[in-house]
Context: one part of a larger RNA
RNA sequence: GGACGAACGCUGGCGGCGUGCCUAACACAUGCAAGUCGUGCGAGAAAGCCCCUUCGGGGGUGAGUACAGCGGCGGACGGGUGAGUAACACGUGAGCGAUCUACCCGAAGGUGGGGGACAACUCAGGGAAACUUGAGCUAAUACCGCGUAUGGCGUGGGCUUAGAAGCCCGGCGUCAAAGGUGGCCUCUCUAUAGAAGCUACCGCCUACGGAGGAGCUCGCGGCCUAUCAGCUAGUUGGUGGGGUAACGGCCUACCAAGGCGAUGACGGGUAGCUGGCGUGAGAGCGCGACCAGCCACACUGGGACUGAGACACGGCCCAGACUCCUACGGGAGGCAGCAGUGGGGAAUAUUGCGCAAUGGGCGAAAGCCUGACGCAGCGACGCCGCGUGGGGGAGGAAGGCCUUCGGGUUGUAAACCCCUGUCAGGUGGGACGAACAGCAGGUCGUCGAAUAGGCGGUCUGUUUGACGGUACCACCAGAGGAAGCUCCGGCUAACUCCGUGCCAGCAGCCGCGGUAAUACGGGGGGAGCAAGCGUUGUUC
Numbered sequence: 001g002g003a004c005g006a007a008c009g010c011u012g013g014c015g016g017c018g019u020g021c022c023u024a025a026c027a028c029a030u031g032c033a034a035g036u037c038g039u040g041c042g043a044g045a046a047a048g049c050c051c052c053u054u055c056g057g058g059g060g061u062g063a064g065u066a067c068a069g070c071g072g073c074g075g076a077c078g079g080g081u082g083a084g085u086a087a088c089a090c091g092u093g094a095g096c097g098a099u100c101u102a103c104c105c106g107a108a109g110g111u112g113g114g115g116g117a118c119a120a121c122u123c124a125g126g127g128a129a130a131c132u133u134g135a136g137c138u139a140a141u142a143c144c145g146c147g148u149a150u151g152g153c154g155u156g157g158g159c160u161u162a163g164a165a166g167c168c169c170g171g172c173g174u175c176a177a178a179g180g181u182g183g184c185c186u187c188u189c190u191a192u193a194g195a196a197g198c199u200a201c202c203g204c205c206u207a208c209g210g211a212g213g214a215g216c217u218c219g220c221g222g223c224c225u226a227u228c229a230g231c232u233a234g235u236u237g238g239u240g241g242g243g244u245a246a247c248g249g250c251c252u253a254c255c256a257a258g259g260c261g262a263u264g265a266c267g268g269g270u271a272g273c274u275g276g277c278g279u280g281a282g283a284g285c286g287c288g289a290c291c292a293g294c295c296a297c298a299c300u301g302g303g304a305c306u307g308a309g310a311c312a313c314g315g316c317c318c319a320g321a322c323u324c325c326u327a328c329g330g331g332a333g334g335c336a337g338c339a340g341u342g343g344g345g346a347a348u349a350u351u352g353c354g355c356a357a358u359g360g361g362c363g364a365a366a367g368c369c370u371g372a373c374g375c376a377g378c379g380a381c382g383c384c385g386c387g388u389g390g391g392g393g394a395g396g397a398a399g400g401c402c403u404u405c406g407g408g409u410u411g412u413a414a415a416c417c418c419c420u421g422u423c424a425g426g427u428g429g430g431a432c433g434a435a436c437a438g439c440a441g442g443u444c445g446u447c448g449a450a451u452a453g454g455c456g457g458u459c460u461g462u463u464u465g466a467c468g469g470u471a472c473c474a475c476c477a478g479a480g481g482a483a484g485c486u487c488c489g490g491c492u493a494a495c496u497c498c499g500u501g502c503c504a505g506c507a508g509c510c511g512c513g514g515u516a517a518u519a520c521g522g523g524g525g526g527a528g529c530a531a532g533c534g535u536u537g538u539u540c
């Protein structure tokens, strides 16, 4: 000199863009943060309103709505944190002839015919509650048989290969499916209904390929410590078996006695890693906040279930600590999600608005959900921009300070005159972000028997904004509302007076202060930065 997620002191006008618990991975009141689908399925209220009434009630509507249930997809993403981890955790390069992959894309084939349940619901019962027991009824894209396979998988042989990856031949075994909605047409016909057929769309099953994702293996690379020198029993290898999507001592039984180490094993300490960030001419050194990639964790420890995917932050079970409820029998909970509270600390924000945009989940769609996100609020915490006025103005006013008492200085500074109008204030106008989305209509193409209908393209019209009456623009008024902080002995830019008298004090280093102190304290003056200026801490 530079830098900072900073803090502290004094001071503080506006805006834009960023950024904000580095400490207790301490404990948490309250609200919200993951749902959605009625075009998978069976059920199905109430209030209110209207009508009738024998005043008990009944009917209609509300409404096939709400709340639930079965089922599907999603809850493994998104968001948080850095505790642990010195490890194939990360980075980089390679490999899997040892692997998996829901949704999506491409191309192919199929989707027949049956059965039995369980919720919801009803009845009965237990419990303070959480919840739960028994009996009975019922639907499905839920569940289970049967049938269908040039296909997949297992098994035999041949070719190829370093190796059962691939290709060819043959037999046996084994493995599938689900429907829904719209339209047309015919029939039944009381029909706003039902059935067959055709058709479109959305699904379902099987196998193949892709994309994206994931798992596993290996080479190399990146901390300190030898005042840690020897470490190791599933340990190192083999065989059989098990397990996994998959290789493997991953697990197990038996056999062998190996394996690692001064090129630092083992132990101890510290630490998430990287793209990057800071500094520096570079080499290097330091760091890993925000943003992005990967990893790990979700009160602590352990475990599996479901699933394409988890050993699962807002799922389950067990144990533990803690908190809460209880009728004492028993139960409930997990903010390292967004806000917010207590506590800790030098120190770090609102219990805000909105799904309008972007993105995500579900849905055919409308749409619903989304503390992701978009915005707003608070904080000079940082960077950047702007302003606090401009020109004129000497008898060089007054006052202050100094003085050799002549004067010097503050100082064009002020007053005063003439202007300007940024920002803040007021009045009025007023966006972009939003059309590639939704809805309606026209038109073209395509599927189709079809001038039903669907799908895709295109055109026209129309709808949708949290921020927000914000940005921006015009006008109004008037210098009015807006300057401080540190320093002045040398380093280092800026000097005098008074006070003090080795006192009080200063200080980054050298050092100042003991009666004329440019070094302490105050005044005047000056220097430097400026909405900041200094100090402290850390780092180059």
Stems, first nucleotide, its partner, number of pairs: 001540004006536005013386006019379002021344001026342003030339003035073003040070002048061005080297003090221007099214003104210003108206004112146001114144002121136006151175005156169004179202006186195003223269003230260003235257008272294004276287004299320005322333004350376001352375003358372001359370004389419004399410004423481001425476005433467001437463011484529005489510003495524005505512002
Predicted 3D model of a 540-nucleotide part of an RNA (small-subunit ribosomal RNA, 5' domain) from a marine sediment metagenome. The full RNA is in RNAcentral, with records from SILVA.